[in-house]
RNA sequence: GCCUGCUUAGCUCAGUCGGUAGAGCUAUCGGCUGUUAACCGAUCGGUCGGGGGUUCGAGUCCCUCAGCAGGCG
Numbered sequence: 001g002c003c004u005g006c007u008u009a010g011c012u013c014a015g016u017c018g019g020u021a022g023a024g025c026u027a028u029c030g031g032c033u034g035u036u037a038a039c040c041g042a043u044c045g046g047u048c049g050g051g052g053g054u055u056c057g058a059g060u061c062c063c064u065c066a067g068c069a070g071g072c073g
Base pairs, nucleotide, nucleotide: 001072002071003070004069005068006067007066010025011024012023013022019056027043028042029041030040031039049065050064051063052062053061
């Protein structure tokens, strides 16, 4: 230098053919228990990596930049 993949909650990851962003874990609160753990319930938590474009509408499609991983030279 070229090619491919990935980037979504504090962490690990879903998200179908473009149509109101989700789960588990963590955290917080509550229940249960003599207490802790476990278990059960609830809550909090997101400018979907940055910018631009297409569209009535973008996490999703297109362009560009950045970061990470792998491959080729």